RNA sequence: AAUAAUCUUCAGGGCGGAGUGUAAGUCUCCACCGGUGGUAUAGCCCACGAGCUUUUAAGCUGAACUGGUUAGAUUCCAGUGCCGACAGUGAUAGUCUGGAUGAAAGAAGUAUGUA
Numbered sequence: 001a002a003u004a005a006u007c008u009u010c011a012g013g014g015c016g017g018a019g020u021g022u023a024a025g026u027c028u029c030c031a032c033c034g035g036u037g038g039u040a041u042a043g044c045c046c047a048c049g050a051g052c053u054u055u056u057a058a059g060c061u062g063a064a065c066u067g068g069u070u071a072g073a074u075u076c077c078a079g080u081g082c083c084g085a086c087a088g089u090g091a092u093a094g095u096c097u098g099g100a101u102g103a104a105a106g107a108a109g110u111a112u113g114u115a
Base pairs, nucleotide, nucleotide: 002114003113004112007109008108009107010106016030017029018028019027031095032094033084034083035048036047037046038045043082044081051060052059053058064080065079066078067077068076086098087097088096
């Protein structure tokens, strides 16, 4: 180093301004945010988690193009776009409240064994 296996810890960000209105962090305009692994660095490429359905083992589950650089990029640079669970609410929520002091993809560490 590899592998088996124990335990521990960690593991999601964001409404600021204006308008309408009896009432909006929910509508309109501008703004803001982006879990995990893979791959040339990714919210929108592939996969996973979360969420939902359910016969508990499966199923469902959002969104990107153009140009440039390069050996190589839908990941970088430039430009212009797009997407975002469920329940609640004085009014429709990616950003407020709640399930959640939860769960979890996974990350880091720890003790032991094998060769």
FMN riboswitch aptamer (RFN element) from a Clostridia bacterium, 115 nucleotides, folded computationally. Its mean pLDDT, the model's own confidence on a scale to 100, is 81. NCBI's taxonomy places the organism under Bacteria, Bacillati, Bacillota, Clostridia. The model forms 100% of the base pairs in the Rfam consensus.